Predicted 3D model of a 482-nucleotide part of an RNA (small-subunit ribosomal RNA, 5' domain) from an uncultured prokaryote.

[in-house]
Context: one part of a larger RNA
RNA sequence: AACGAACGCUGGCGGCACGCCUAACACAUGCAAGUCGAACGAUAAGCAUCCUUCGGGAUGUGGACAGUGGCGGACGGGUGAGUAACACGUGGGAACCUGCCUUUUGGUACGGAAUAACGUUCGGAAACGGACGCUAAUACCGUAUAAGCCCUUCGGGGGAAAGAUUUAUCGCCAAUAGAUGGGCCCGCGCUAGAUUAGAUAGUUGGUGGGGUAAUGGCCUACCAAGUCUACGAUCUAUAGCUGGUUUGAGAGGAUGAUCAGCCACACUGGGACUGAGACACGGCCCAGACUCCUACGGGAGGCAGCAGUGGGGAAUAUUGCACAAUGGGCGCAAGCCUGAUGCAGCGAUGCCGCGUGAGUGAAGAAGGCCUUAGGGUUGUAAAACUCUUUCAGAUGCGAAGAUAAUGACGGUACCCGCAGAAGAAGCCCCGGCUAACUCCGUGCCAGCAGCCGCGGUAAUACGGAGGGGGCUAGCGUUGUUC
Numbered sequence: 001a002a003c004g005a006a007c008g009c010u011g012g013c014g015g016c017a018c019g020c021c022u023a024a025c026a027c028a029u030g031c032a033a034g035u036c037g038a039a040c041g042a043u044a045a046g047c048a049u050c051c052u053u054c055g056g057g058a059u060g061u062g063g064a065c066a067g068u069g070g071c072g073g074a075c076g077g078g079u080g081a082g083u084a085a086c087a088c089g090u091g092g093g094a095a096c097c098u099g100c101c102u103u104u105u106g107g108u109a110c111g112g113a114a115u116a117a118c119g120u121u122c123g124g125a126a127a128c129g130g131a132c133g134c135u136a137a138u139a140c141c142g143u144a145u146a147a148g149c150c151c152u153u154c155g156g157g158g159g160a161a162a163g164a165u166u167u168a169u170c171g172c173c174a175a176u177a178g179a180u181g182g183g184c185c186c187g188c189g190c191u192a193g194a195u196u197a198g199a200u201a202g203u204u205g206g207u208g209g210g211g212u213a214a215u216g217g218c219c220u221a222c223c224a225a226g227u228c229u230a231c232g233a234u235c236u237a238u239a240g241c242u243g244g245u246u247u248g249a250g251a252g253g254a255u256g257a258u259c260a261g262c263c264a265c266a267c268u269g270g271g272a273c274u275g276a277g278a279c280a281c282g283g284c285c286c287a288g289a290c291u292c293c294u295a296c297g298g299g300a301g302g303c304a305g306c307a308g309u310g311g312g313g314a315a316u317a318u319u320g321c322a323c324a325a326u327g328g329g330c331g332c333a334a335g336c337c338u339g340a341u342g343c344a345g346c347g348a349u350g351c352c353g354c355g356u357g358a359g360u361g362a363a364g365a366a367g368g369c370c371u372u373a374g375g376g377u378u379g380u381a382a383a384a385c386u387c388u389u390u391c392a393g394a395u396g397c398g399a400a401g402a403u404a405a406u407g408a409c410g411g412u413a414c415c416c417g418c419a420g421a422a423g424a425a426g427c428c429c430c431g432g433c434u435a436a437c438u439c440c441g442u443g444c445c446a447g448c449a450g451c452c453g454c455g456g457u458a459a460u461a462c463g464g465a466g467g468g469g470g471c472u473a474g475c476g477u478u479g480u481u482c
Base pairs, nucleotide, nucleotide: 001481002480003479005478006477007476008475009474012354013353014352015351016350017349018347019346020312025310026309027308029307030306031305034071035070036069039068040067046061047060048059049058050057051056078265079264080263088189089188090187091186092185093184096182097181101178102177104175105174106173107172108171109143110142111141112140118133119132120131121130122129123128149158150157151156163170164169165168191237192236193235198228199227200226203225204224205223206222207221208220209219210218240262241261242260243259244255245254246253247252267288268287269286270285271284290301291300292299293298318344320343321342322341326340327338328337329336330335357387358386359385360384367378368377369376370375391423393418396415401409426471427470428469429468430467431452432451433450437466438465439464440463441462447454448453
């Protein structure tokens, strides 16, 4: 000098930041990812019209709950357990993919079979499931066509589409170039230990094959016997990496909270499915531990999302408001969703700013303390007089942030005028280092202490008082780093 700090004493206001460093411990409750009727069928309530045997029925409108289908749930948000590694940083590389977006070109023809919803019925405590029947599509399948595309033994072979509506558009298919995002490979850099010296059989290389979007022992069969290593392999311990942060004149050291980039993880371990993209935090399957429900047959769950609870701990906040802004998803749009985000609440946790009054005022009052008893000091300090009103308070007005509308914040900020010095000072230290001294008490006791050291009867070092010094809404102590 610094801090994501804690503890003790104290505490007026505002702005801006920051706030589980420990148990990647366990979690009650609520919310955190939906959306589209301009893809599709069906359709409750309500409303209107018509019919009516007055029970109701039909048509239209309407739009709830659910279902099929599309896009999104791979982003955003959290955490740092693992990882000493091409994980990260930086600079290169070739054998790749890329939904939505942009560019360009060419298409969008003809058919078919199902299925959920629904109805009937059955099983089950539930979760949920079975059978039969019916139906639609931008769901599924076939045929045709193929500029370009893919394969090819160069003869040829292969493969596509979807419609909707408010009639102006939005879509769909194939190809093309781009942009963006990503996968892969390599050089260099990146903690400690030799009281770890040898390690390695898919191991190192080749050929054939498989696999992948793609290279490759990535996998497999065969062949060869290699490969790494004192320039530290292997093993062990520790650790997310970086931009940065902090200290320092620098070199260097320490560090990696907040913010930003990358990586890894999502109760523990394993696996794939779907998809442009996952081996997927709020998806699926299996196993395990734990918790819960049960009719004992069987089921349900995963806060390292935002709040919040228990626990651990020296220690770290509200079960708040709003989608008004910025951004994201879906949608032609209106809009819906968004604990991202914007705000508010709590905390002197930090940084910065302001205030707790100003001027005059000597009978140098009273009181306190000291005293050589004369006086000295507290001290212009107080009182008193004259003023001011920042901040806080109360009245009124009242934004910008929004572009026509829309403001959570918020009747907030700011501003006008009101009252009254009124509501607002502490903490540590005073032997030397180190700024600041006396008295009383105590008597190697009680105690102090960062180091040296103080205390055994005159203690500037312990405790109290007066006085003084330092910093100030803080001041000290402890811890850690330089």
RNAcentral holds the full RNA, with entries from ENA.